[in-house]
């Protein structure tokens, strides 16, 4: 240098192009206990970056970043 794959909440993954982007650990009130733990019930919290396509992008396309991996 070329190609090829990845990027979603603190984490781990899901999401035909179309429902408030939805769980599972974590955290945060509650309920319960003498505390806590475990259980229940609630609630915060995310689409690497800039464009394009579309009425409608996590999703399709381009280009950039960072990360795997293959060839030279």
């Nucleotide at each position: 240098g070329c190609c090829u794959c990845u990027a979603u909440a603190g984490u781990u993954c899901a999401a035909c192009g179309g429902a408030u982007a939805g769980a599972g650990c974590a955290c945060u009130g509650g309920u319960u206990u003498c505390c806590g733990g475990a259980a229940c019930c609630a609630g915060g919290g995310a689409u690497g970056a800039a464009g394009g396509u579309u009425c409608a992008a996590u999703u399709c396309c381009u280009u950039c970043u960072a990360g795997a991996g293959g060839c030279a």
This is a predicted structure of a 72-nucleotide RNA (transfer RNA) from Candidatus Woesebacteria bacterium GW2011_GWA1_38_8. Lineage of the source: Bacteria > Bacteria candidate phyla > Candidatus Woeseibacteriota. Its Rfam family is "tRNA". It is annotated as a transfer RNA. It was read from a public genome assembly. The coordinates come from a structure-prediction model, not an experiment, and the mean pLDDT is 80.